This is a predicted structure of a 71-nucleotide RNA (transfer RNA) from Tautonia sociabilis.
It matches the Rfam family "tRNA". Its family is annotated with triplet codon-amino acid adaptor activity in the Gene Ontology. About the family: Transfer RNA (tRNA) molecules are approximately 80 nucleotides in length.
[in-house]
RNA sequence: GGGCUGCUCGUCCAACGGGAGGACACCGGCCUUGCACACCGGCAAUCGGGGUUCGACUCCCCGGCGGUCCA
Numbered sequence: 001g002g003g004c005u006g007c008u009c010g011u012c013c014a015a016c017g018g019g020a021g022g023a024c025a026c027c028g029g030c031c032u033u034g035c036a037c038a039c040c041g042g043c044a045a046u047c048g049g050g051g052u053u054c055g056a057c058u059c060c061c062c063g064g065c066g067g068u069c070c071a
Base pairs, nucleotide, nucleotide: 001070002069003068004067005066006065007064010024011023012022013021018054026042027041028040029039047063048062049061050060051059
C1' cells in the first nucleotide's frame, strides 16, 4: 500500500428493508429477624458523515478504530 471482516444498552451477543430484543450487571418491589438466592417490574444502545428507498442496525460510498491475509 491492497483485499476481506467487525463496530448495537455498563459488558457479552441477537435483530427476512417495516415494532431494536436476550443474558449478566444496575435500580425498585416481593421474600427473610436480616443478607443472599428465587420471583416480579424498571432503566439503558445501533462508530461518524453522506446516498438509495415510502421506510435503513440492515443496502451503497467516504472517513475513524480493531482483527486477519497478501505485498

Model confidence (mean pLDDT): 85 of 100. NCBI's taxonomy places the organism under Bacteria, Pseudomonadati, Isosphaerales, Isosphaeraceae, Tautonia.